[in-house]
Molecule: c-di-GMP-I riboswitch aptamer
Organism: Clostridia bacterium
Formats: sequence, structure tokens, C1' cells
RNA sequence: AUUUGAUAAAGCCAAAGCUAGAGCGAUCUAGUGACGGAAAACUAAAGGGUCUCAAUGAGAUAGCCAGUUACCUGA
Repeated sequence: AUUUGAUAAAGCCAAAGCUAGAGCGAUCUAGUGACGGAAAACUAAAGGGUCUCAAUGAGAUAGCCAGUUACCUGA
């Protein structure tokens, strides 16, 4: 430097649901919870897709695909 892996180890994150709050809404925040994840880290006019609305514009989604970056074991 490249590659491998959730059927290894040490760790990490946290779906749905529930409670409280914010928002017209998609959804988001905190707590609880654990479906899962080898990137479930980051990136949303300026990659694509999907979704919402006071709709020809504004917003949401990265745990949809994608791009960028990175720990550990093995090779």
C1' cells in the first nucleotide's frame, strides 16, 4: 500500500416500538429499547433515487444506491 471479515478478538453504533418535546408534514432531538451493521463514521443547490409541503419553490432521508475518510484480526 492492497485485500479479508458480523461465523475471530477488543470495542463501537443503534432498527422497530414506547415516553417527552419540535415541525403543516416527510422527519428530527432526548430517554428507553435492540432489529441489525466491517464503516449504521462523514457528505443532501453541487451524484442518483425516494419522501413531504403553506408547492414550479422550499424541505426531509446517508440504516436506499453512491462518493470520501477510518480502527482492529488475518493474508